This is a predicted structure of a 72-nucleotide RNA (transfer RNA) from a Peptococcaceae bacterium.
It was read from a public genome assembly.
The organism belongs to Peptococcaceae, within Bacteria.
It matches the Rfam family "tRNA". Rfam links the family to the GO term triplet codon-amino acid adaptor activity. Rfam describes the family as follows. Transfer RNA (tRNA) molecules are approximately 80 nucleotides in length. It is annotated as a transfer RNA.
Its mean pLDDT, the model's own confidence on a scale to 100, is 82.
[in-house]
């Protein structure tokens, strides 16, 4: 320099055109003498960034950027 792979809540990862979602972490409540487990609820995301394409993009296309891996 060339080619792939990822990029989604504080972490880990799902979703692959039609209302963004779990697990764990965070609060609160119940329960407990109390603490831990457990049960019940709340909050938290402009889905990496700019376009393009669609009636509608996380999602399909493009550059770019970050991270990793390969080849030379």
């Nucleotide at each position: 320099g060339c080619c792939g792979a990822u990029g989604u809540g504080g972490c880990u990862c799902a979703g692959c055109g039609g209302u963004a979602g779990a697990g764990c972490a965070g609060c609160u409540c119940a329960c407990u003498c109390g603490u831990a487990a457990u049960g019940a609820g709340c909050a938290g995301g402009u889905c990496g960034u700019c376009g393009g394409u669609u009636c509608g993009a996380u999602u399909c296309c493009g550059a770019c950027c970050a991270u990793c891996g390969g080849c030379u």